Description: Model confidence (mean pLDDT): 82 of 100. Transfer RNA from an uncultured archaeon, 72 nucleotides, folded computationally. It was read from a public genome assembly. Its Rfam family is "tRNA". The family's RNA type in Rfam is transfer RNA.
RNA sequence: GCCUGUAUAGCUCAGUGGUAGAGCGGCUGCCUUGUAAGCAGUAGGUCGGGGGUUCAAAUCCCUCUACAGGCU
Numbered sequence: 001g002c003c004u005g006u007a008u009a010g011c012u013c014a015g016u017g018g019u020a021g022a023g024c025g026g027c028u029g030c031c032u033u034g035u036a037a038g039c040a041g042u043a044g045g046u047c048g049g050g051g052g053u054u055c056a057a058a059u060c061c062c063u064c065u066a067c068a069g070g071c072u
Base pairs, nucleotide, nucleotide: 001071002070003069004068005067006066007065010024011023012022013021018055026042027041028040029039030038048064049063050062051061052060
């Protein structure tokens, strides 16, 4: 220098055009002498930045950034 992949909640990840979700974690309550476990409830997201397509974009296209891998 070229090519490919990844970027979504605190963490690990789903979600391939039509309401953004799960597990773990956090918080509150119940239970317990107390803690853990268990049960119930609850909060938390400009979906990496910018632009385009579309009635509608996390999703499709372009570009930039960061990370990972490959080729030279």